A computed fold for a 73-nucleotide RNA from an archaeon, annotated as transfer RNA.
Its Rfam family is "tRNA". From the family's description: Transfer RNA (tRNA) molecules are approximately 80 nucleotides in length.
Its mean pLDDT, the model's own confidence on a scale to 100, is 80.

RNA sequence: GCCUCGGUAGCUUAGUUGGUAGAGCACUACAUUGGUAAUGUAGAGGUCGUGGGUUCAACCCCCAUCCGAGGCU
Numbered sequence: 001g002c003c004u005c006g007g008u009a010g011c012u013u014a015g016u017u018g019g020u021a022g023a024g025c026a027c028u029a030c031a032u033u034g035g036u037a038a039u040g041u042a043g044a045g046g047u048c049g050u051g052g053g054u055u056c057a058a059c060c061c062c063c064a065u066c067c068g069a070g071g072c073u
Base pairs, nucleotide, nucleotide: 001072002071003070004069005068006067007066010025011024012023013022019056027043028042029041030040031039049065050064051063052062053061
């Protein structure tokens, strides 16, 4: 230098013929207990790496770019 894969909630991740983003753990409140833990119920938490483009509409398509992993030279 070139190719492939990945970047989504605090962590691990799902999601797409383009149509308002989910889960598990963790966190908060409540219930339960003599008290913790465990369990149950409810809740909060996301500019989908960044910047542009296409579109009525983009996590999804196109371009550039940053970071990480692997491969080739």